Small-subunit ribosomal RNA, 3' major domain from a metagenome, 475 nucleotides, folded computationally.

Context: one part of a larger RNA
């Protein structure tokens, strides 16, 4: 100067308190670590690894293991000789393919070996080999904390202060006041982008009030109910604007500024994104690419078959289901939003107890598909290892795919395990949040998704306070 302190002080933050829901007990699902193996490829390791790379391991991917092969190579680009051949195509033999053998077909040309293939020979290709302690890039973390410096000046032998301290004040080094300082930079905040409210332009494929037409119910009537027309009123779409700004008003303050109040759709940063300052962890990543160097080079490179990444006495972390009456089962009935959709999305329809199955209207889609569920009503169970719970077995199927033995997922019928709320302890969460309920997406033939990211549907309950307890800012 800076870290530290079981030294002061001052502030903050789901950091404690106050509340609700898990986790730790059970059974699955992942993922790690240990055994274990021919292999279980490799990498992350407090917090900040461990549903983490991987947003899809039956081949494939695959980078591991065995066996099998091939040697200018699965791929680039030159060079020097040879082939109007051979490569691909058809055939056969061998083989598990890969591959090798053998056979047949055979270039284009301005006739210059100029092009294109192949062989041979050479530089080279190739390494997911090693090093993240040799690197770029990218990230994570402290932490969206509120700080981190610079000219000039002044102070001090100097290291270095000081500004940036100190009095209020704010989410905030935010802003006001003083002051040997004055001034400016990255950072705060705005400026972006979604969301709430108003006008505005647009009216298809969106909408349906008012009208008019025709059809069902009814009684030929009124209503309703649907269909066309005709219209943009409404919703809705999306583009442009307008709103908010401590502007007004009261109290308090030198002032920033705090506290109430009014209007408003909305108030004091209106909600949420996106952004992430100097810097620290020799922090991750050389397997995403890129690269320095070292290594392999008939093999650490390339290709195929099969197995492995799914093993299993056990530990752990993260979820999933669940123990059950606010519940579970049977019938009935409403209402979403974001998406995705052509080698797709598929509707009525018929088959099937089911998964699917036939078959296809419509749709490159504000026009057609995928398309809710809990919640509501009705009624059964009646407190029990059950009508709870759904594990594990057996037995039958239906898809995708060359192929579901190892090792898919789903349906059916059968069987029904552990488990009655979970010890120390520890986890998120402060409002459309938690909590509970369904839906899509991506990755993808499938499909371990109970993961991930994303939408909407019902929706609470606490904060006295800052003594502790983590982790931070300042003096």
């Nucleotide at each position: 100067u800076g870290a530290c302190g079981g030294g002061g002080g001052c502030c903050c933050g789901c950091a404690c308190a106050a509340g609700c829901g898990g986790a730790g007990g059970a059974g699955c699902a992942u993922g790690u670590g240990g055994c274990u193996u021919a292999a279980u490829u490799c990498g992350a390791u407090g917090c900040a690894a461990c549903g983490c790379g991987a947003a899809g391991a039956a081949c494939c991917u695959u980078a591991c293991c065995a066996g099998g092969g091939c040697u200018u190579g699965a791929c680039a680009u030159g060079c020097a000789g040879c082939u109007g051949c051979a490569c691909a195509u058809c055939c056969g033999g061998u083989g598990a393919a890969a591959g090798c053998c053998g056979g047949a077909c055979u270039c284009u040309u301005u006739c210059g070996a100029a092009g294109g293939u192949g062989c041979u020979g050479c530089a080279c290709a190739g390494g997911u080999g090693c090093u993240g302690c040799a690197u770029g890039g990218c990230u994570g973390u402290c932490g969206u904390c509120a700080g981190u410096u610079c000219g000039u000046g002044c102070c001090g032998u100097g290291a270095g202060g000081u500004g940036u301290u100190g009095g209020g004040u704010u989410a905030a080094g935010u802003c006001c006041c003083g002051c040997a300082a004055c001034g400016a930079a990255c950072g705060c905040a705005a400026c972006c982008c979604c969301u709430g409210u108003g006008g505005u332009u647009a009216g298809u494929u969106g909408c349906c009030a008012c009208c008019g037409u025709c059809g069902g119910u009814g009684a030929u009537g009124a209503g309703c109910c649907g269909a066309c027309g005709a219209g943009c009123a409404c919703u809705c779409u999306a583009g442009c604007c307008a709103g908010a700004c401590u502007g007004c008003c009261c109290g308090u303050a030198c002032a920033a500024g705090c506290g109430g109040g009014a209007g408003g759709a909305a108030g004091g940063u209106g909600g949420g994104g996106a952004c992430g300052a100097c810097g620290u962890c020799a922090a991750g990543u050389c397997a995403g690419u890129a690269u320095g160097g070292c290594c392999c080079u008939u093999a650490c490179g390339c290709c195929c078959u099969g197995g492995g990444c799914u093993g299993c006495a056990c530990a752990c972390g993260u979820g999933c289901u669940a123990c059950a009456a606010u519940g579970g089962g049977a019938g009935g009935u409403a209402u979403a939003g974001a998406g995705g959709g052509a080698a797709g999305c598929a509707a009525g329809a018929c088959c099937g107890c089911g998964a699917g199955g036939u078959g296809g209207a419509g749709c490159a889609a504000a026009u057609c598909c995928c398309c809710a569920a809990a919640a509501c009503c009705u009624u059964c169970c009646u407190c029990a290892g059950u009508u709870c719970g759904g594990a594990u077995u057996g037995g039958a199927g239906u898809c995708u795919g060359c192929a579901a033995c190892u090792c898919g997922a789903c349906u059916c019928c059968a069987u029904g395990a552990a488990g009655u709320c979970g010890g120390a302890u520890u986890c998120g969460c402060u409002a459309g949040u938690a909590a509970c309920g369904g839906c899509g997406u991506a990755u993808c033939a499938g499909c371990u998704a109970c993961g991930a990211c994303g939408c909407c549907g019902u929706g609470a309950a606490u904060a006295c306070g800052u003594u502790c307890c983590c982790g931070g800012g300042c003096c």
Record summary
Its mean pLDDT, the model's own confidence on a scale to 100, is 83. Rfam family: Bacterial small subunit ribosomal RNA. Its family is annotated with structural constituent of ribosome and ribosome in the Gene Ontology.